[in-house]
RNA sequence: CCCUUAUCAAGAGCGGUCGAGGGAAAGGCCCGAUGAUGCCGCACCAACCGGUCUAGCGAUACGGUGCUAAGUCCGACCCCUGAGGGGGAAAGAUAGGGA
Numbered sequence: 001c002c003c004u005u006a007u008c009a010a011g012a013g014c015g016g017u018c019g020a021g022g023g024a025a026a027g028g029c030c031c032g033a034u035g036a037u038g039c040c041g042c043a044c045c046a047a048c049c050g051g052u053c054u055a056g057c058g059a060u061a062c063g064g065u066g067c068u069a070a071g072u073c074c075g076a077c078c079c080c081u082g083a084g085g086g087g088g089a090a091a092g093a094u095a096g097g098g099a
Stems, first nucleotide, its partner, number of pairs: 002098007013042005021031003027074002043068001045066001048064003051060003072091001077088004
């Protein structure tokens, strides 16, 4: 990188460092020198896999991940509509499995 399954309206930030772009993708709308994004430290949130407890439902952040602006920020395609919007797909993210 590819295939497959599940989930994606909830939840959870401080400090240090660097210094200009960042939020995947047209466009929109936002965030950002009152220092974003990234990286590091600590802290938080969270039961997908393992462990432990349980008859079971389930519980538990111990191990492996993940996450901590905005619904996956909205969104290109399709359907419905009372025209405000609603639903789905695609794509993406995360986890488990596989080649």
Model confidence (mean pLDDT): 88 of 100.
This is a predicted structure of a 99-nucleotide RNA (SAM riboswitch aptamer (S box leader)) from a Bacillota bacterium.
Lineage of the source: Bacteria > Bacillati > Bacillota.
Rfam family: SAM riboswitch aptamer (S box leader). The family has 457 seed sequences and 9,625 matches in Rfam 15.1.